[in-house]
RNA sequence: GCCCUCGUAGCUCAACCUGGAUAGAGCGGCAGCAUCCUAAGCUGAAGGUUGUAGGUUCAAAUCCUAUCGAGGGCG
Numbered sequence: 001g002c003c004c005u006c007g008u009a010g011c012u013c014a015a016c017c018u019g020g021a022u023a024g025a026g027c028g029g030c031a032g033c034a035u036c037c038u039a040a041g042c043u044g045a046a047g048g049u050u051g052u053a054g055g056u057u058c059a060a061a062u063c064c065u066a067u068c069g070a071g072g073g074c075g
Stems, first nucleotide, its partner, number of pairs: 001074007010027004020058001030044004051067005
C1' cells in the first nucleotide's frame, strides 16, 4: 500500500444478507415488594444521535461513498 471481518444500552449480544410499524434480549445499575437485616427471589420504570460524516429513498441499524478505531490476510 491492497483486501476481508467487526463497531448497536454500562457489559455481552440479536435484528443487517432480502430497507418498512415504537431498535429488542440477558446481565448489571436504580426504585419497590418481601425480610429483624442482608443475600437470593418477585415486580416496575429508566437507559441507544446503531463508531463518525455525507448520499440514495416516501422510508436507512440495514443499501452506497468517505473516514476513524480494533482484529486478520497478502505484498